Description:
This is a predicted structure of a 695-nucleotide part of an RNA (large-subunit ribosomal RNA, domain II) from a Pseudomonadota bacterium. Rfam family: Bacterial large subunit ribosomal RNA.

Context: one part of a larger RNA
RNA sequence: ACCGGCGAGUUACUCUGCGUCGCAGGUUAAGAGACGGACAAGUCUCGAAGCCGAAGCGAAAGCGAGUCGUCACACGGCGAAGCCUUCGGGCGUGUGGCGCGGAGUAGACCCGAAACCAGGUGACCUACCCAUGGCCAGGGUGAAGUCCCGUUAACCCGGGAUGGAGGCCCGCACCGGUGUCGGUUGAAGACGGCUCGGAGGAGCUGUGGGUAGCGGUGAAAUGCCAAUCGAACCUGGAGAUAGCUGGUUCUCCCCGAAAUGCAUUGAGGUGCAGCCUCGGGCAAGAGUGUGCCGGCGGUAGAGCACUGGAUGGGCAAGGGGCCUUACCGGGUUACCGAACUCAACCAAACUCCGAAUGCCGUCCACAUUGGCCCGGGAGUGAGACCGUGGGGGAUAAGCUUCACGGUCAAAAGGGAAACAGCCCAGACCCGCCGCUAAGGUCCCUAAUUCCGGCUCAGUGGGAAAGGAUGUGGGGGCGCGCAGACAACCAGGAUGUUGGCUUAGAAGCAGCCACCAUUGAAAGAGUGCGUAACAGCUUACUGGUCGAUGUGACCCUGCGCCGACAAUUCAACGGGGCUUAAGCCGGAUACCGAAGCGCGGGGCUUCUGCUAGGCAGGAGCGGUAGGGGAGCGUUGACGUUGCAGGGAAGUCGGACGGGGACGUCCGGUGGAGCGGCGUCAAGUGAGGAUGCCGGU
Numbered sequence: 001a002c003c004g005g006c007g008a009g010u011u012a013c014u015c016u017g018c019g020u021c022g023c024a025g026g027u028u029a030a031g032a033g034a035c036g037g038a039c040a041a042g043u044c045u046c047g048a049a050g051c052c053g054a055a056g057c058g059a060a061a062g063c064g065a066g067u068c069g070u071c072a073c074a075c076g077g078c079g080a081a082g083c084c085u086u087c088g089g090g091c092g093u094g095u096g097g098c099g100c101g102g103a104g105u106a107g108a109c110c111c112g113a114a115a116c117c118a119g120g121u122g123a124c125c126u127a128c129c130c131a132u133g134g135c136c137a138g139g140g141u142g143a144a145g146u147c148c149c150g151u152u153a154a155c156c157c158g159g160g161a162u163g164g165a166g167g168c169c170c171g172c173a174c175c176g177g178u179g180u181c182g183g184u185u186g187a188a189g190a191c192g193g194c195u196c197g198g199a200g201g202a203g204c205u206g207u208g209g210g211u212a213g214c215g216g217u218g219a220a221a222u223g224c225c226a227a228u229c230g231a232a233c234c235u236g237g238a239g240a241u242a243g244c245u246g247g248u249u250c251u252c253c254c255c256g257a258a259a260u261g262c263a264u265u266g267a268g269g270u271g272c273a274g275c276c277u278c279g280g281g282c283a284a285g286a287g288u289g290u291g292c293c294g295g296c297g298g299u300a301g302a303g304c305a306c307u308g309g310a311u312g313g314g315c316a317a318g319g320g321g322c323c324u325u326a327c328c329g330g331g332u333u334a335c336c337g338a339a340c341u342c343a344a345c346c347a348a349a350c351u352c353c354g355a356a357u358g359c360c361g362u363c364c365a366c367a368u369u370g371g372c373c374c375g376g377g378a379g380u381g382a383g384a385c386c387g388u389g390g391g392g393g394a395u396a397a398g399c400u401u402c403a404c405g406g407u408c409a410a411a412a413g414g415g416a417a418a419c420a421g422c423c424c425a426g427a428c429c430c431g432c433c434g435c436u437a438a439g440g441u442c443c444c445u446a447a448u449u450c451c452g453g454c455u456c457a458g459u460g461g462g463a464a465a466g467g468a469u470g471u472g473g474g475g476g477c478g479c480g481c482a483g484a485c486a487a488c489c490a491g492g493a494u495g496u497u498g499g500c501u502u503a504g505a506a507g508c509a510g511c512c513a514c515c516a517u518u519g520a521a522a523g524a525g526u527g528c529g530u531a532a533c534a535g536c537u538u539a540c541u542g543g544u545c546g547a548u549g550u551g552a553c554c555c556u557g558c559g560c561c562g563a564c565a566a567u568u569c570a571a572c573g574g575g576g577c578u579u580a581a582g583c584c585g586g587a588u589a590c591c592g593a594a595g596c597g598c599g600g601g602g603c604u605u606c607u608g609c610u611a612g613g614c615a616g617g618a619g620c621g622g623u624a625g626g627g628g629a630g631c632g633u634u635g636a637c638g639u640u641g642c643a644g645g646g647a648a649g650u651c652g653g654a655c656g657g658g659g660a661c662g663u664c665c666g667g668u669g670g671a672g673c674g675g676c677g678u679c680a681a682g683u684g685a686g687g688a689u690g691c692c693g694g695u
Base pairs, nucleotide, nucleotide: 001695002694003693004692005691006690011106012105013104014103015102016101017100018099019098020097021096022095023094024093025052026051027050031046032045033044034043035042056063057062066078067077068076069075082091083090084089109247110246112244116237117236118235119234120233121232127211128210129209130208131207132206133205134204135203136201138170139169140168141166145162146161147160148159149158150157174198175197176196179194180193181192182191213229215225216224217223222231250630251629252628253627254626255625260273261272262271263270264269274380275379276377277376278375279374280373281372282371286369287368288367289366290365291364293361294360295359296358301353302351303350307347308346309345311343312342313341314340318336319335320333321332322331323330324329383408384407385406386405387404388403389402390401391400392399413424414423415422428601429600430599431598433597434596435595439591440590441589442575443574444573449587450586451585452584453583454582460577466561467560470558471557472556473555474554475553477551478550479549487544488543489542490541491540493517494516495515498512499511500510523538527536528535602620603619604618605617606616607615608614631684633681634680635679636678637677638676639675640674641673642672649668650667651666652665653664654663655662656661
């Protein structure tokens, strides 16, 4: 891992609602008696103690169809008579039993802690201690002391020998565990190889003994205390608790959410509300949508009348500078400048104004099917993306937070190549029938042709500021047969090298000025150039040429550049596409879904009736969840059957049913097993890193 078996809302009591049955007031409890049998279980009969109901109000005393507040016989709060009837009664109310839903208390759907506490068991591992034993090859170094010699007055001191000290040195056993390699489902739950530390000591070790968990021991690492240690292990309290995670077993039918608000030692929990479901009741003049009508409002926009901001001008109180002045004061100023004024602006917390949408409401019309109240049961209270209006952020985020709407969530189908949240569209079942939506119609791939225009960039099929004689459409403005634009020929001069500056500055470094003359025209000079001149050129003029002309702009369609990323193409899904298979406009047909229609069938619900499961209407996606109806398993009681002429089980096949399932036939098997009615549950398995077994 697979297969098989086991495996999770139970039981008791109390409360509450619904269903049903008894009684009309209901009911007994403990206990007793009888039957029963076994001294049980159980059944029946007693047994009014008690409980609920029959009256309420008040905090209470208390009063009572009333009572309480109160001075009150005002007023107010809470209370007091059931309904229908054909008169027989029925329903309801009350109460007791049973069943079911829910709550509470209990382990309370099941499994799961980390932990806490109590009583015990452990020092055969290990830490330390006590007692008593054992062990440490060999080699080296050579302290004190001693002896001898020298030396000294004597010491001191020097030398030699002897001696054998030391947590001394090297190194086996022994004790350790430094580095590295291997091992890492190991040979091994800590090892092996090489290497390395200590090795007469604070050494190693045997045996016996001691210290115990709120503790011991610790040359101290939170180390060690039996492969376990920030508090051992065992058993118990104990099914601790777990607002957390996981799991929770048959079928079909109807409805169907929420991820919000408020509060919370609250934030992944919970309470109340909201939204779902079921039952009962009420109203139908109801709910919702649209239209008409009446009303509410201060957003978008706009505005500057208020509050503020902000720019320039005018005017100007006041201030600064300068001049004058003994003081007072005066003059002046291309300084600043309140208020006022003119002009043009800005604002979520400005408004003289002010929509659309929205919200509220009456009548009416149309469409639709909901609405309110009471009660039982919930789930939800992590939402996601998209569009729109805002806040936060950076007018970032698949960001965050509100609001309105949508989809997903809980929605399949078609489109978007693929793709919860986008577009179309809401799947009861069947059909090798039809029509459409979005989106498409060259091939992959179902389906198209035509008309007019645009694009040459494979733009289409990714992108900005910005740039450009790309090209189409529109517009006005110039110049032009009195000859334009381009080209070519010629001129382009003189005062003058303008003045200044400068080493120089002559049209052409720079500053200033930019006149005048001749003339058809020619700048005190457009660019190149020189050290400065020179030189080339240009504006401007004449000529040649002879235009469907030419120039600079504005608006606009489609293109171009801007354009750099990581494994070939990799920014149309691919092939491939150029008067298109691209883009814009128009026409036409078709394809295309679980949409709509058609034919057949099923179920639910409502209405009607000729009462027949007949007719008609509407409905049948669905997670959490609510409601309804069933299938199957085990056992009990009753009843009725089958079985050695072959039960159950099991293997295979066939048939029936909407499904859970059922029946039949054959094989196997070899002794029990069904149907129907009612009842009771250890009642349904694929999941829980589930448990046990097998493979």

Taxonomically the source falls in Pseudomonadota (Bacteria, Pseudomonadati).